[in-house]
């Protein structure tokens, strides 16, 4: 407890390989539609600008004031009111006095407000993600190198003076902001003094120590506090220890692309001392030393805030870091420090900039990456709400204040989850709608209708929890929920329907509009495009975009490859770093395995539960978690470290093959040149010429000299060497490599990044040399052209010395090592054993003898040897297993396995631009993007095709024979004319074709004139007449109009049949589209072939049957074989015909067994004999006999298919078109033109004739108004004009038919038809030849092989200039930003040194603490020359791409000159052409080799 796949290259196939598609997902956005609730979530662009309002305050229980109100009490003044009492003009007026209203002053209490001093806080919280690739952050540790207010613990303390200073006041500048100045004044502000030690510095002395320190030791000495305020269960304040949380520093480790960034670094590394800090450190100075980092990637660029985690994913991983949550860094952009426990401070302070703003122009103010809102940029992202009620912070004993933190509402379908938009019944399967075979199907129980229910929405009523209390306190909110009431009432859309991919029809559109993720659709029947109808999928959301992950094993750890696809570096020869590394014994325990501990934050994920009605969401609890650190053990393997070993590798010794490799010195053929002779016109060259040479004597030939270069036979898929390469002989020096058998060393081995060296041929560069060959360049030919290819010159090279160069099809297209896996058969070279045999010497034995010696035979030795068996090393070829896409590789792996290195990841752009490195140059080497295209690409399959082979046939060539292109004529066609000259046929397969008869009709075209239900067919209605016939009359070309006349139906009596008008459905098209189509034809071709079942064989496309030997006319038969069968083709049945025989008869005959005619039949099959042929056959030559002999001779038959072949004008048909006309009828004209071209025929150019005459012998067939006989008439059925050729031979050229009763050449007959342009066409018989060696070549086909880049298939395919559009882009005089370093100059702020003057305290040689000048640091700024980069540019350079431009024709078949790689040099352009090199060439032939 989990892994899915498909279009898409080809005719087809595997295989490689991109592309593309189904899945999740998202802070999304857009385009259409939108009923509700709940819960997240909402500037990814401009960390660009911001109006406006709030985001941090509080503490009167620190301080002195101020205000207010109350109250006290004291004086003054005041509003109106009673009044004794006094004058009086009798109207009143004055008044002690009590009341009463207000207002000020001075007191006493109380409460509240509060500018300023002073405390604490503002360093939290709140934003953003610009900078940062770094100790920023993850994680694990270290701080015996540190800090730490507020909070808790614990010890102890809290004594005693003082000077001030803002508030205030008074004056005074200033527009503001603000500032100065004279008074005076308070504190929990600020200061001095005094005490203190478990405090803190110095020294000492104890202990422990990781010996670095460290403190729980002891003594000594010095030295630093403190604040009150209140009356409460109070808050503070000093000093120390401790905690608890927080901080700071520091390490190991892990963190993105890039080398087209390789060297970087002076405070840089380290030290001594010194300053600084809460603390170590170059942190910062002085001094000293030269150091430090780096191929495990330094410096440099580039891009980025890190995780927890999020999305995908079987998983490993790949991407991503938005809400939430840590951590960092930033708060308009640089810069510094101030206070403070913390800050170098988003809502503080100083400076500079750049921007707003206010200004009286003189100075000023400011910082929304807080919450809301605005502007501006984008595709795109809320309200300038409500409360402190709850979490929680800040002050404050507290009440309380403050909190855009936060809770809460509001906007957005952004996103998740939820629910609804109605349920049950209902067939006359309604009306519409949409398709049809016109029958009906569908839409669809869907709707109508009936019955019910109300979630939801409304409406009315009641109504919480959140609050923690003993009460009081709710933004949300009269919310959530509860109840009740009307009522099906308030709520569905979107994409999509060719194939992936579920889901199909009509119409409209006609390569057009359009469509499309890919592959495609679209040119008249479009399931693909628009619309309808249906239908499929989602569904309050459905499609598109864009962006991640998947599928992609398409970067391969898991999990890929490199012999031909993309990939083995030229050589991997040396060799560094690195990596991996035999046998065996001990140890350690780093790596590995375990056991136990910590860590790994919550949130998220899992797993259980548990709360909103559920689910989303949320709560609680469990579990697991890679990796870091820590520990207790193990000890096999790796490692490391000691020991030992011999098989790995090496050394020595001895043999031994070799074109290894450098240099010297020699040789001999040959070409060419020179010199002399001979000799006397051609030579040379080619396909075939010509340019050259040559009578000034070539070429040809003898002699002789002279030079340079290469070495023939031998010579062999034979040798040697890392490769490139190496070839006469000798010699000198010198590499490696093999055996053989001893000894020695003892892992000392493989690979091998960067280096280092070698590296054909061309080219270069100095000096030399040049016979011949020969890029370039001249000439000649070829040719449309020929800047080739042939052919004639001929320079550079090529050849030698030295120095570059560094690349080739530099290849086995195959890196190196090392071990393992059947074989068989060659070569080359060694070793061992054996060795036929041969030579020799010694010894013996015999025999002959010419006495020299022959010959034989015993034995020992020594050399030499075919061979034979084993057994290294090397180098071929077949092959099992296995392997591979296949082809093929197979012990010399492409098999199995290790172990190291290098390369690859679609095709084109490109091995090209930039940059950098190398080079004298030419050019190496590293090496991309933009763009573009959906395929590029390998093996192998099937046709096809080849100026490829083989083999086989055909009037196909040849070998005859007659023709035709010339000439008149006839006919058809094209073209041109025309009103119209209807239409189709157009290489073979169209032209005497359709047409087996166009004067009229035909007739389809033209011009005129007429007609519209209709020349022709059917049915409905309706009318009225009655059919209808014949004959006049007017017009007129004539259809046809019109006017009369005379004759006149049938019937079952139903206005039936029938016939006419009218209206309607509909007739009617020789109109279109043979490329919608049937049917029929032609053609390839009467060619021999074309396929099927079942087996086998290959992954498979397919093969095999059907290749092979033989053989035919045949894929006919026969043999043999992984075949075995069988079908349509061939052959045979069919018809005619040639002999016979049997019946048959009109006629004819004197007769008949003759001819005939008709219908039946015999007969011919290699049967028979030879000969060849083979194991045997097939079969073939010849012969007999026969009328005929080897399918006897014709015809009919036409296989899968092709040629989108020809027919819509034979006929039949689908659609579309037209409908008073593209329909019908009529006249007359046209199809008969007439400059010209093609084609097919007839006559003929004559004596193998012509004419008259006369005579003899057929066969098919045709005819009843046709056929027509003798005979007779007419000059005759044609005439008249007019035009051409005409003697015989021969030669050239193109071209057609023909192989026996055939060509030739002679009449005859027939369809068509009134008749005829009939010389055609289709039949008949008469007379009646020549030739064929043979298959080399020219067509045309069959087989079978080989090449292919063709598959529309060679009438293919295709490459490159040029010319024109559009694209991206590289190079540029230079022009315009950005940025980075470097030197100089100026330096603000500020802190800090030095030095001066004041103030304060008298411990005055001290402490503070203000100012002035001055020094180094020092941001902006400026000057100079660079470096990167970025956008731009006249011009200019290739590249890319566009259905039908120009030129040619390189490439692929032997592609017509095999190609193709490297170089060089030439040319409009593909290319040529020189050198070298490869087979990734064919085709012949021969050599070797293998197999049977």
């Nucleotide at each position: 407890a989990u892994g899915a796949g498909a279009g898409u290259u080809u005719g087809a196939u595997c295989a490689u390989a991109g592309c593309u598609c189904a899945g999740g997902a998202u802070g999304a956005a857009c385009g259409u539609u939108g009923g509700c609730u709940g819960u997240g979530u909402g500037c990814c662009u401009a960390a660009g600008g911001u109006a406006u309002g709030c985001a941090a305050g509080u503490c009167g229980a620190a301080c002195g004031g101020u205000c207010u109100u109350a109250u006290u009490c004291u004086g003054a003044a005041u509003u109106c009111c009673a009044a004794a009492g006094a004058c009086u003009u009798c109207g009143g007026u004055c008044a002690a006095u009590g009341g009463u209203u207000u207002u000020c002053u001075a007191u006493u209490u109380a409460a509240g407000a509060u500018a300023g001093u002073g405390g604490c806080a503002a360093a939290c919280g709140g934003g953003u993600g610009a900078g940062u690739a770094a100790c920023a952050c993850g994680u694990a540790g270290g701080u015996a190198a540190c800090u730490u207010a507020c909070c808790u613990c614990a010890a102890a303390g809290u004594c005693g003076a003082a000077a001030a200073u803002a508030g205030c006041u008074c004056g005074u500048c200033g527009a503001a902001a603000g500032g100065c100045g004279g008074g005076g004044u308070a504190a929990u502000a600020u200061u001095c003094g005094a005490u203190a030690g478990u405090c803190u510095c110095u020294a000492u002395u104890u202990a422990c120590u990781u010996c670095g320190g460290u403190a729980u030791u002891u003594u000594a000495g010095a030295g630093u506090a403190a604040a009150g305020c209140u009356u409460u269960u109070g808050c503070g304040c000093u000093u120390u220890g401790a905690g608890a949380a927080a901080g700071g520093c520091c390490u190991g480790c892990g963190u993105c692309c890039u080398a087209u960034c390789a060297g970087c670094u002076a405070g840089u590394u380290g030290g001594u001392g010194a300053g600084g800090u809460a603390a170590u450190g170059g942190c910062u100075c002085a001094c000293c030393a030269a150091g430090g980092c780096u191929a495990a990637g330094a410096c440099g660029g580039g891009u980025a805030g890190c995780u927890g985690g999020u999305g995908u994913g079987a998983g490993a991983g790949c991407a991503c870091g938005g809400u939430c949550a840590g951590c960092c860094a930033c708060c308009g952009c640089g810069g510094a420090a101030c206070u403070g426990a913390g800050a170098c401070a988003c809502g503080g302070u100083c400076c500079g900039c750049a921007c707003u703003c206010c200004u009286a122009c003189g100075g000023g103010a400011g910082g929304c990456a807080g919450c809301a809102a605005u502007u501006a940029g984008g595709a795109a992202u809320c309200u300038u709400g409500c409360g402190c009620a709850a979490u929680g912070g800040g002050g404050g004993c507290a009440a309380c204040c403050c909190u855009g933190a936060c809770g809460c509402a509001g906007c957005g379908a952004c996103a998740c989850a939820g629910c609804g938009u109605g349920g049950a019944g209902g067939a006359u399967g309604a009306a519409g709608g949409u398709c049809u075979u016109c029958g009906g199907a569908u839409u669809g129980u869907a709707a109508a209708c009936u019955c019910c229910u109300u979630u939801u929405a409304u409406a009315u009523g009641g109504g919480a929890a959140g609050a923690a209390u003993a009460g009081a306190u709710g933004a949300c909110u009269g919310u959530a929920c509860c109840a009740u009431a009307u009522g099906a009432a308030u709520a569905a859309g979107g994409a999509c329907c060719u194939g992936c991919u579920a889901a199909c029809u009509a119409c409209g559109u006609g390569c057009c509009a359009g469509a499309a993720g890919c592959a495609u659709c679209g040119g008249u029947g479009a399931u693909g495009c628009g619309u309808a109808g249906g239908g499929u999928c989602c569904a309050a959301a459905c499609g598109u975009u864009a962006u991640c992950c998947g599928g992609a094993u398409u970067u391969a750890u898991u999990g890929g490859g490199u012999g031909u696809a993309u990939a083995g570096a030229g050589a991997u020869g040396c060799g560094u770093a690195g990596g991996c590394g035999g046998u065996u014994u001990g140890a350690u325990a780093a790596g590995u395995c375990u056991u136990g501990a910590g860590u790994u934050a919550a949130a998220g994920a899992c797993c259980u539960c548990g709360g909103c009605u559920c689910a989303a969401c949320c709560g609680a609890g469990g579990g697991a978690g890679a990796g870091c650190u820590u520990u207790c053990g193990a000890a096999a393997c790796u490692a490391u470290c000691a020991g030992a070993c011999u098989u790995g590798a090496g050394a020595c010794a001895u043999a031994g093959a070799u074109g290894g490799g450098u240099g010297a010195a020699c040789g001999g053929a040959a070409u060419u040149c020179c010199g002399a002779g001979u000799g006397g016109a051609g030579u040379g060259g080619u396909a075939a010429a010509a340019u050259a040479c040559g009578u000034u004597g070539a070429u040809a030939u003898u002699c002789g000299g002279a030079g340079g270069a290469a070495c023939a036979u031998c010579a062999g898929u034979g040798g040697c060497g890392a490769a490139g390469g190496c070839g006469g002989u000798u010699c000198a020096c010198u590499g490696g490599c093999u055996a053989u058998u001893g000894u020695c060393u003892g892992a000392c081995g493989c690979u091998a990044a960067g280096g280092c060296u070698c590296g054909a041929a061309a080219g270069c560069g100095u000096g030399g040399g040049u016979a011949g060959c020969a890029a370039a360049a001249c000439g000649g030919a070829u040719u449309a052209g020929a800047u080739a290819c042939c052919c004639g010159u001929g320079u550079a090279g090529u050849c030698c010395a030295c120095g570059c160069c560094g690349u080739a099809a530099a290849c086995u297209a195959u890196g190196g090592a090392u071990g393992c896996u059947a074989g068989g058969u060659g070569u080359u070279u060694g070793g061992u054993a054996u060795g036929a045999c041969u030579a020799u010497u010694u010894u013996u034995u015999a025999u002959c003898u010419u006495c020299g010696g022959a010959u034989u035979c015993u034995a020992a030795g020594u050399a030499g040897a075919a061979g034979u068996a084993c057994u290294g090393a090397g180098u071929g070829c077949c092959g099992c297993a296995g392997u591979u896409a296949a082809c093929g590789c197979g012990u010399u792996a492409a098999g199995c396995a290790u172990c190291c290195c290098a390369c690859c990841u679609g095709g084109g752009a490109a091995g090209u631009a930039c940059g950098g490195c190398c080079g004298c140059a030419a050019g190496g080497c590293u090496a991309a993007a933009a763009c573009u295209c959906a395929a590029a690409u390998g093996a192998a399959u099937u046709g096809g095709c080849g100026g490829g082979g083989a083999c086989c046939c055909g009037c196909a060539c040849a070998a005859g024979c007659g023709g035709a292109g010339g000439a008149g004529c006839g006919c058809g066609u094209g073209g041109u004319u025309u009103a119209a000259u209807u239409c189709g046929a157009u290489g073979g397969c169209a032209a005497u074709c359709g047409a087996a008869g166009a004067a009229c009709c035909u007739u389809a075209c033209c011009a005129g004139g007429g007609u519209u239900u209709g020349a022709c067919a059917u049915g409905u209605a309706u009318c009225u007449g009655c059919a209808u016939a014949u004959c006049u009359u007017u017009g007129g070309a004539a259809a046809c109009a019109u006017a009369g006349a005379u004759a006149g139906c049938c019937u079952u009596c139903g206005a039936g049949g029938g016939u006419g008008a009218u209206a309607c459905a509909c007739a009617g098209g020789u109109g279109c589209u043979g490329c919608a189509u049937g049917g029929c034809c032609g053609u390839c071709g009467u060619c021999a072939g074309c396929u099927c079942g079942u087996g086998u064989c290959g992954u498979g496309a397919g093969a095999u049957g059907u290749a092979g030997g033989g053989u035919u006319a045949a894929g006919u038969c026969c043999c043999g074989a992984a075949a075995c069968g069988a079908g349509c083709g061939c052959a045979a049945c069919c018809c005619c015909u040639a002999u016979c025989c049997c019946a048959u008869g009109u006629u004819a005959u004197a007769u008949g067994u003759g001819u005939c005619u008709u219908g039946g039949g015999a007969a011919a099959c290699u049967g028979c004999c030879u000969c060849g042929g083979u194991a045997a056959a097939a079969c073939g030559g010849g012969g007999a006999g026969g009328a005929a002999g080897g399918u006897g001779g014709g015809g009919a038959u036409g296989a899968c298919g092709u040629c989108u072949g020809g027919u819509c004008c034979g006929c039949a048909u689908a659609g579309c078109c037209c409908u008073u006309a593209u329909g019908u009828c009529c006249u007359g004209g046209g199809c008969u033109a007439c400059a010209c071209a093609c084609g097919c025929g007839c006559u003929a150019c004559a004596a193998u004739g012509g004419u008259c005459g006369g005579u003899a012998c057929a066969a098919u067939g045709g005819g009843c108004a046709g056929c027509c006989a003798a005979g007779c008439c007419g000059u005759a059925a044609g005439g008249c004009g007019g035009a051409g050729c005409u003697a015989a031979u021969c030669c050239u050229u193109u071209u057609c038919g023909c192989u026996a009763g055939u060509a030739a050449u002679c009449g005859u007959g027939g369809a068509u038809c009134a008749g005829c342009c009939a010389u055609g066409c289709c039949a008949c018989g008469g007379u009646g030849a020549a030739u064929a060696c043979g298959u080399u070549c020219u067509c045309g086909g069959g087989u079978c092989u080989u090449g292919c880049a063709c598959a529309c298939a060679c009438c293919g395919c295709c490459c490159g200039u040029c010319a024109a559009g559009c694209c991206a882009u590289g190079g540029a005089a230079g022009u315009a930003g950005g940025u980075g370093a470097u030197a100089c100059c100026c330096g603000a702020a500020g802190g800090u040194g030095c030095u001066c003057c004041g103030c304060u305290g008298u411990u005055u040689a001290c402490a503070g603490u203000g100012g002035g000048g001055u020094g180094a640091c020092g941001a902006a700024g400026g000057u100079a020359a660079c470096g990167c980069u970025u956008a731009u540019a006249a011009c200019u350079g290739g590249g890319g791409u566009u259905a039908a431009g120009u030129c040619g024709u390189a490439a692929c078949a032997a592609g017509g000159u095999a190609g193709c790689c490297g170089u060089a040099g030439g040319g409009g352009a593909a290319u040529c052409u020189g050198c070298g090199g490869c087979u990734g060439a064919a085709u012949u032939a021969c050599c070797u080799c293998c197999u049977u």
This is a predicted structure of a 1492-nucleotide RNA (small-subunit ribosomal RNA) from candidate division WS6 bacterium GW2011_GWE2_33_157. Its mean pLDDT, the model's own confidence on a scale to 100, is 80. The organism belongs to Candidatus Dojkabacteria, within Bacteria. The sequence is in RNAcentral, with records from ENA and SILVA.